[in-house]
Context: one part of a larger RNA
RNA sequence: CUGGGCGUAAAGCGCGCGUAGGCGGUUAGUUAAGUCGGAUGUGAAAGCCCUGGGCUCAACCUGGGAACUGCAUUCGAUACUGGCCCACUAGAGUGCGAGAGAGGGAGGUAGAAUUCCACGUGUAGCGGUGAAAUGCGUAGAUAUGUGGAGGAAUACCGGUGGCGAAGGCGGCCUCCUGGCUCGACACUGACGCUGAGGUGCGAAAGCGUGGGGAGCAAACAGGAUUAGAUACCCUGGUAGUCCACGCCGUAAACGAUGUCUACUAGCCGUUGGGAGACUUGACUUCUUAGUGGCGCAGCUAACGCAAUAAGUAGACCGCCUGGGGAGUACGGCCGCAAGGUUAAGACUC
Numbered sequence: 001c002u003g004g005g006c007g008u009a010a011a012g013c014g015c016g017c018g019u020a021g022g023c024g025g026u027u028a029g030u031u032a033a034g035u036c037g038g039a040u041g042u043g044a045a046a047g048c049c050c051u052g053g054g055c056u057c058a059a060c061c062u063g064g065g066a067a068c069u070g071c072a073u074u075c076g077a078u079a080c081u082g083g084c085c086c087a088c089u090a091g092a093g094u095g096c097g098a099g100a101g102a103g104g105g106a107g108g109u110a111g112a113a114u115u116c117c118a119c120g121u122g123u124a125g126c127g128g129u130g131a132a133a134u135g136c137g138u139a140g141a142u143a144u145g146u147g148g149a150g151g152a153a154u155a156c157c158g159g160u161g162g163c164g165a166a167g168g169c170g171g172c173c174u175c176c177u178g179g180c181u182c183g184a185c186a187c188u189g190a191c192g193c194u195g196a197g198g199u200g201c202g203a204a205a206g207c208g209u210g211g212g213g214a215g216c217a218a219a220c221a222g223g224a225u226u227a228g229a230u231a232c233c234c235u236g237g238u239a240g241u242c243c244a245c246g247c248c249g250u251a252a253a254c255g256a257u258g259u260c261u262a263c264u265a266g267c268c269g270u271u272g273g274g275a276g277a278c279u280u281g282a283c284u285u286c287u288u289a290g291u292g293g294c295g296c297a298g299c300u301a302a303c304g305c306a307a308u309a310a311g312u313a314g315a316c317c318g319c320c321u322g323g324g325g326a327g328u329a330c331g332g333c334c335g336c337a338a339g340g341u342u343a344a345g346a347c348u349c
Base pairs, nucleotide, nucleotide: 004320005319006318007303008302012317014201015200016199017198021194022193023192025088026087029084030083031082033081034080035077036076037075038074039073040072041071042070049065050064051063052062053061054060091191092188093187094186095185096183097182098181099180103177104176105175106174107173108172109171110154115149116148117147118146119145120144121143125136126135162169163168206247207246208245209244210243211242215241216240220236221235222234223233258316259315260314261313262312263311266294267293268292269291270290271289272288273287274286275285276284278281298305299304322349323348324347331342332341333340334339
C1' cells in the first nucleotide's frame, strides 16, 4: 500500500460556516468524453507459459505457438456516468398564518441572605471541633431591634422540562436580535449533501490595561491531628472569582458514539404544535417535531445498542496501525507570557 477498523480494546477534529474537490432527484432529446464491441498498426529479441526437436537424460541449446492484460488510429453500440439542452416537483428554499422557549446582546429594576458601619436593648461569653486550640469579646462581643453602605448570586416554581451548533443559558421588565416547530395553500425549480485548506465561535484557569471587591478562596500565616503532616479538620487570608476592552484556544470540550439521507416489530412516559370523536373531561384517538424508559429482529468480543442504532445501505470528511520513549525533542507557525499546534528518531520491552 491493499485490507481491516474508530461507544468501552489504538482511533470521530470541542462546535459551526464555507473554498477547492468528491458525490448528487424525476422526464424527454442531443453528443459520444468515460464505458462496451469490431478492424488495422504497434507492443524488439531473449525470458516466462504451451507444444515439437537436438546433446544417452537433465541443466543447456533450438523450431513453432500463445501471451505481452498496453498504446494509437478507425468503424460502430448508447443502457449507465459525464457535457449541452427541454421540462418536472417528491429534495432544498421563499411567501402566508399560528406557536413554545434559562437562545444571544444592551439597559433598567426587585426581594431574601451574607458582610460591614451607626445608634438602641442587653451581659459574659461567642465561635469552632471527633475533642480542642488559634481567633473574637468587659475598650461591651455573640444575640436582638432600627437605619444605612456595598458586592455577588437569583430560594420556591424546577421537571431524565425547555432553548442553543458546541461551549453553554435560570428573579422581573423594556429595547434590539438569531434559530426552531406546526398548519393549509401559493411560488422558485435540484438552487442539494459533505467539506482538504481557510475562517468564526469556544467552560474553567491564566495573561494585559483600567475599575470593583460582599461572600468564597489557590498562595501564605497560625491552631490542631500525626512518628512526621509542606495534607485532610479549624481560625484568618492575598491573587482570583465580578465589570469593560484585548489576549489565550485548551478540558473526562463525553453520548468517550462525525455530518447528511433512506429503510427496518411493538409498548410505556414526557414537552411544543395540529386534527378528529364523544359522555365537553384532570377525557380519549390520530398525527407531527423534540426528549426519556423498556424491548423484537439484527448487530456486538462481551457489556450492551436497538426508529435519538452501535441494525440495513449510500455520500463526504476526520482519525487508528504493539507498549514505553512521547503528545516529548528539533524545526515551522501562533502567543505578551504561560504555553498551544504540527510532530519524530535513537534506544528499550

A computed fold for a 349-nucleotide part of an RNA from a metagenome, annotated as small-subunit ribosomal RNA, central domain. The full RNA is in RNAcentral, with records from SILVA. The prediction has a mean pLDDT of 90.